[in-house]
Transfer RNA from a Bacteroidota bacterium, 75 nucleotides, folded computationally.
The coordinates come from a structure-prediction model, not an experiment, and the mean pLDDT is 81.
Its Rfam family is "tRNA".
RNA sequence: GGAGCGUUCGACUAAGGGUUAGGUCACCUCCCUUUCACGGAGGUAAUACGGGUUCGAAUCCCGUACGCUCUACCA
Numbered sequence: 001g002g003a004g005c006g007u008u009c010g011a012c013u014a015a016g017g018g019u020u021a022g023g024u025c026a027c028c029u030c031c032c033u034u035u036c037a038c039g040g041a042g043g044u045a046a047u048a049c050g051g052g053u054u055c056g057a058a059u060c061c062c063g064u065a066c067g068c069u070c071u072a073c074c075a
Base pairs, nucleotide, nucleotide: 001071002070003069004068005067006066007065010025011024012023013022018055027043028042029041030040031039048064049063050062051061052060
C1' cells in the first nucleotide's frame, strides 16, 4: 500500500427498513432497615463522524476516523 470484518448508554448486549432504540449490571433519587447490605419503586444515560438512497435508516450504499485479521513491498 491492498483486502476483509467490526464500531449502539459507564460496561456487556438486543433490535438488521416501520410508533418513544429495549434488557442486565453499574450510577442517582425515594421507600424499607437502628446502620450497611439485601429487597421494592422510579430516573439519568448510547446508534463513531459526514453524505447518499428511501415515504421512512442503528439497519442499505459511499467517504472519513479508529480497532482487529490477512496479505504485498522495503530493509